Large-subunit ribosomal RNA, domain I from a termite gut metagenome, 548 nucleotides, folded computationally.

Context: one part of a larger RNA
RNA sequence: AGCAUAGGGCGAAUGCCUUGGCAUCAAGAACCGAAGAAGGACGUGUCAAGCUGCGAUAAGCUGCGGGGAGUUGCAAGCAAACAUAGAACCGCAGAUUUCCGAAUGAGGGAACUCGGCGCCUGUAAUGGGGCGUCACCAUACACUGAAUACAUAGGUGUAUGGGGGGAACCCGGUGAACUGAAACAUCUAAGUAGCCGGAGGAAAAGAAAGCAAAAGCGAUUCUCAAAGUAGCGGCGAGCGAAAUGGGAAGAGGCCAAACCGGAAGUCUUCGGACGUCCGGGGUUGCGGACUGUCGGACGUGAUCUAGUGAGUGUAGCCGAAUAGCAUUGGAAAGUGCAGCCAAAGGGCGUAAAAGCCGCGUAGGCGAAACAUGAGCGAGCACAGACAGCACCAGAGUACCACGGGGCACGAGAAACCCAGUGGGAAGCCGGGAGGACCACCUUCCAAGCCUAAAUAUUCCUUGAUGACCGAUAGCGAAAUAGUACCGUGAGGGAAAGGUGAAAAGUACCCCGGGAGGGGAGUGAAAGAGUACCUGAAACCCUAUGCUU
Numbered sequence: 001a002g003c004a005u006a007g008g009g010c011g012a013a014u015g016c017c018u019u020g021g022c023a024u025c026a027a028g029a030a031c032c033g034a035a036g037a038a039g040g041a042c043g044u045g046u047c048a049a050g051c052u053g054c055g056a057u058a059a060g061c062u063g064c065g066g067g068g069a070g071u072u073g074c075a076a077g078c079a080a081a082c083a084u085a086g087a088a089c090c091g092c093a094g095a096u097u098u099c100c101g102a103a104u105g106a107g108g109g110a111a112c113u114c115g116g117c118g119c120c121u122g123u124a125a126u127g128g129g130g131c132g133u134c135a136c137c138a139u140a141c142a143c144u145g146a147a148u149a150c151a152u153a154g155g156u157g158u159a160u161g162g163g164g165g166g167a168a169c170c171c172g173g174u175g176a177a178c179u180g181a182a183a184c185a186u187c188u189a190a191g192u193a194g195c196c197g198g199a200g201g202a203a204a205a206g207a208a209a210g211c212a213a214a215a216g217c218g219a220u221u222c223u224c225a226a227a228g229u230a231g232c233g234g235c236g237a238g239c240g241a242a243a244u245g246g247g248a249a250g251a252g253g254c255c256a257a258a259c260c261g262g263a264a265g266u267c268u269u270c271g272g273a274c275g276u277c278c279g280g281g282g283u284u285g286c287g288g289a290c291u292g293u294c295g296g297a298c299g300u301g302a303u304c305u306a307g308u309g310a311g312u313g314u315a316g317c318c319g320a321a322u323a324g325c326a327u328u329g330g331a332a333a334g335u336g337c338a339g340c341c342a343a344a345g346g347g348c349g350u351a352a353a354a355g356c357c358g359c360g361u362a363g364g365c366g367a368a369a370c371a372u373g374a375g376c377g378a379g380c381a382c383a384g385a386c387a388g389c390a391c392c393a394g395a396g397u398a399c400c401a402c403g404g405g406g407c408a409c410g411a412g413a414a415a416c417c418c419a420g421u422g423g424g425a426a427g428c429c430g431g432g433a434g435g436a437c438c439a440c441c442u443u444c445c446a447a448g449c450c451u452a453a454a455u456a457u458u459c460c461u462u463g464a465u466g467a468c469c470g471a472u473a474g475c476g477a478a479a480u481a482g483u484a485c486c487g488u489g490a491g492g493g494a495a496a497g498g499u500g501a502a503a504a505g506u507a508c509c510c511c512g513g514g515a516g517g518g519g520a521g522u523g524a525a526a527g528a529g530u531a532c533c534u535g536a537a538a539c540c541c542u543a544u545g546c547u548u
Base pairs, nucleotide, nucleotide: 001547002546003545004544005543006542007541008540009539015533016498017497020469021468022466023465024464025463026462027461028460029458030457031165032164039100040099041098042055043054044053047077050074051073061094062093063092064091065090066089070082071081072080105114106113107112115134116133117132118131119130120129121128136162137161138160139159140158141157142156143155144154169200170198171197172196173195174194180187184234210217211216221248222247223246224245225244231239232238252450253449254448255394259280260279261278262277263276265274266273267272285428287392288391290388291387292386293385294384299382300381301380304379307376308375311372312371313370314369316365317364318363322338324337325336326335327334339356340355341345347359348358349357399423400422401421402420404418405417406416409435430445431444432443433442434441485492486491505532508519509518510517511516
């Protein structure tokens, strides 16, 4: 030194455990912000570094409701307090809420510096202190007001709104490449990712200038089928409908105009005219206005809205039956015997495995306050038929040309829809569409607006569930984790759980400078001693044997 055996050390695997995660379902909620948010900085405790809470009223203050014996967070201890005259704790409402931050008086290298104005306070006076207010933009109104006469631009004031944040979902704008085509350019990936803007609890869409086809349907949205069909396509790779049928849901309304009335204004030949605004009226393709005749409801109301208000949510309360006997054990919930409850034998805990020990569970009950809210509902709004008449019915619009984009459709026979540039109608005896175009026929009425539900999503709250994980797993994070640490920065980003039923956490003695250990004691166990459950292997040491 190797091998073997035994005993230790180091080490952390494994097993068991779960405070934490993951996923799904159901319900709720779906916004916060100049009344200063989200997020922070700094403070705040008797002692106070971190986390949590809170804000100079600072682990808190007030009211109301619940609660019922202990309490002063994680978190022990000393001290000092509070509490049946009801504390702690829980819920609702309110008060306070430094500084930064959209940050908004000005500045600024965030959490700082320096001001104006008004009021109050203070000083003999100056300095000082406190409170309020002062950003910008948009809109409306009022007052002012240049060049320049009227005017306009501009200015000032007041009022209202905006600004920023937020996980996904939604709409709009902008918009790649890798990739596929076995290369690559049209094409694809894909209108995807990314970026920007905007909104809501959903958004968007939406009451036919729609489909259809000789029969008809009757807003939109979502879904199943139609269908990988018809088509599109270097007819490659690939892309890929619609009608129609079944289902979910269901809802339709309002303007502009004609006409009537009113009001400032401008022009005027003083007769009036013009055009703007306000009120009424009216809203569709079987129209409306106007004139005449008849009739005046049913019903509806998202398109109006007082009030009332069951219920629900945000604390809680009641809630059956063995402290049964024996037995093993450190411990009974185990085992044996006997009994009981059950609208409760879901679950968790209790020294091991508990329907009957505790919390609960089934089933009942409950709100001063706040929120939500079905239903009821006063009032208000909305109406029809016939005939005549020929006043009205959305213009730089439809449409055309050019070059584009969107439609499953790549310029194609290419309709339809959208905006750009240039042209540019009819106007009810009118106009659009039916996939070039024309005729006939059919159908609809553009160039104004609004509209629940069925649909999408989950930062968040509550409950339930799991052939989901169990500490190298499961979220990156079971722990002061987006922490420590790394990076100029954008950004990257860990490791780290377990004594025991209970600290009963080893009084006292001994060795030692201490660390540590030996006794003693606790405990079921210390071969559970906080380097703490189990404690594999590598690796190290000791003893013995064998070999060299």